[in-house]
RNA sequence: GGGUGCGUAGCUCAAUUGGCUAGAGCAUCGGUCUCCAAAACCGAGGGUUGGGGGUUCGAAUCCCUCCGCACCUG
Numbered sequence: 001g002g003g004u005g006c007g008u009a010g011c012u013c014a015a016u017u018g019g020c021u022a023g024a025g026c027a028u029c030g031g032u033c034u035c036c037a038a039a040a041c042c043g044a045g046g047g048u049u050g051g052g053g054g055u056u057c058g059a060a061u062c063c064c065u066c067c068g069c070a071c072c073u074g
Stems, first nucleotide, its partner, number of pairs: 001073007010026004019057001028044005050066005
């Protein structure tokens, strides 16, 4: 240089050929319990879906471009 794949919450990952308000576990915070703590149970907060643009009534999902990471290859 060429090719392929990936980027979603602090972390690990979902989201059925584009469709109702983007969710789960862990972590964090609050509560119950306890002499205190842990564990357990209940609840809450946390996201410009890597950046920008386009298509569409509607985009995490499709198209273009840029950035980052991984792998294959000359």
A computed fold for a 74-nucleotide RNA from a Candidatus Kryptobacter bacterium, annotated as transfer RNA. Rfam family: tRNA. From the family's description: Transfer RNA (tRNA) molecules are approximately 80 nucleotides in length. Its family is annotated with triplet codon-amino acid adaptor activity in the Gene Ontology. The coordinates come from a structure-prediction model, not an experiment, and the mean pLDDT is 80. The RNAcentral record of the sequence draws on ENA. Lineage of the source: Bacteria > Pseudomonadati > Candidatus Kryptoniota > Candidatus Kryptobacter.